[in-house]
This is a predicted structure of a 77-nucleotide RNA (transfer RNA) from a Gemmatimonadota bacterium. The source organism's lineage runs through Bacteria, Pseudomonadati and Gemmatimonadota. Its Rfam family is "tRNA". The family's RNA type in Rfam is transfer RNA.
């Protein structure tokens, strides 16, 4: 240099029925329950879906360009 393939909450994602309100477990933080602590059980709170155009009444989903990670190929030493 090609070529593929993947970026969603602090972490993990087989979440998101053909474009129509972003969502669960862990982890946080608060309450119950205990003498107190762990486990349990309720709750609540985190998002510029990498980034920046497009298309579209309307994009996590389609298009483009770019980042970043992985992987295959090459090339040069």
């Nucleotide at each position: 240099a090609g070529g593929g393939g993947c970026g969603u909450a602090g972490c993990u994602c087989c979440a998101a029925u053909u474009g129509g309100u972003a969502g669960a477990g862990c982890a946080g933080c608060g309450g119950a329950c205990u003498c107190c602590a762990a486990a349990u059980c309720c709750g609540c709170a985190g998002g510029u879906u990498g980034c920046a155009g497009g298309u579209u009444c309307g994009a996590g989903c389609c298009c483009u360009g770019c980042c970043g990670c992985c992987c295959c190929u090459g090339c040069c030493a």